[in-house]
């Protein structure tokens, strides 16, 4: 220089006008001073949680969901550090639903002769007929060929041809010991080929898991209509029961008072001080954790959080070798709604750190 690789970070400033949500303060009132007032994702609502109602004795089975190397962090977690192992890359780094496949059961397309108690197209080799090419018997799995996968891999003995038949490597099983908190790793020696994949099939083993969610939930109330209770008024008529029938009693239609209750709509709590936000020093490879000091940092409910100007500065477009000079709305994604930890997605442009590999200068 050029190409890469991983982290953090901001995403305008300042100032005037004038508006809107809240808090405080004054003011008899109209109002008037003052403090704060979107995000790094406020977004998807996917995981953990606080918290509220609501169900349950404890606790164990079992069914269901979930999660799945190993260790440490967390209030918790599927999160996030650090580590292990497979995988990609010269190489920084990157990616892995990563617990069991000799517990059983199930699948394994197509192509292939044959896909799991293997197998024999093509080839090899031996015998016997025929005697050049054919026929039949029989042995082989080492070379073809098929497919994601063909029952260990290379060499060598050795055989008619071959074949873990047998050896030595590696790979595989099991392993004294060693190393590490563990996952693993290293591994003397043994076995001798026995054990193919797939648990984002079924299932086995550990761990975890009660539901619903701020429209939760709790507290106050008003008009109208409807319901309960009760008193009064009418009980004329009418209608039901008391078996029918008189008398005679109840209750119901009607009127008006008063009481309780619940819906519907408001309203108030819930509701912003919290696993809080910065700064400093400490432990720790870090995630992250301790101690001091600091600050007060949105609470709306058709739901503010705006608009305009004015400097300025990035960014971007034209001119110009440069310097510089003009021009363009500061222009990206997106807006709280109980809160809080994380994932994930969006993002217009700009800073800043570390590392890697090349190549070029001293």
């Nucleotide at each position: 220089g050029c190409g890469g690789a991983g982290g953090g970070c901001c995403g305008g400033a300042c100032g005037g006008c004038u508006g809107c949500g809240u808090g405080a303060g004054g003011g008899u009132g109209a109002c008037c001073u003052u403090g704060c007032g979107a995000g790094g994702a406020a977004a998807g609502u996917c995981c953990g949680g606080a918290c509220u109602c609501c169900a349950c004795a404890a606790g164990g089975c079992a069914a269901c969901g979930g999660u799945g190397c190993c260790g440490g962090g967390u209030a918790a977690c599927g999160c996030c550090c650090g580590g292990c192992c497979g995988g990609g890359g010269c190489a920084a780094c990157c990616c892995g639903a990563g617990g069991g496949a000799a517990a059983g059961c199930g699948c394994c397309a197509c192509a292939g002769a044959g896909a799991a108690c293997a197998g024999a197209c093509c080839g090899g080799c031996c015998c016997g007929g025929a005697c050049u090419u054919c026929c039949g018997g029989g042995c082989c799995a080492a070379g073809g060929g098929u497919g994601a996968a063909a029952c260990g891999g290379u060499g060598g003995g050795g055989u008619a041809a071959g074949a873990g038949c047998c050896c030595a490597c590696c790979g595989c099983g099991g392993g004294a010991c060693g190393g590490g908190c563990a996952a693993c790793c290293g591994g003397a020696c043994c076995g001798g080929c026995a054990u193919g994949g797939c648990a984002a099939g079924c299932c086995c083993c550990a761990c975890c898991g009660g539901g619903a969610g701020c429209a939760a939930u709790g507290c106050c109330a008003a008009a109208u209509a409807g319901g309960g209770a009760u008193c009064g008024c009418a009980u004329a008529u009418g209608g039901g029961c008391c078996g029918c029938c008189u008398u005679g009693g109840c209750c119901c239609c009607g009127u008006g008072g008063u009481c309780c209750g619940g819906g519907u709509u408001g309203g108030c709590a819930g509701c912003u001080a919290g696993a809080g936000c910065c700064u400093g020093c400490g432990g720790g490879c870090a995630a992250u954790c301790g101690c001091a000091g600091g600050c007060g940092c949105a609470g709306a409910u058709g739901a503010a959080u705006g608009g305009c100007c004015g400097u300025c500065u990035c960014a971007c477009c034209c001119c110009u070798c440069u310097u510089g000079g003009g021009g363009u709305c500061a222009g990206a994604c997106a807006g709280a709604a109980u809160c809080c930890g994380g994932c994930u997605u969006a993002c217009a442009g700009g800073c800043c750190c570390u590392c890697c590999g090349c190549g070029c200068u001293u």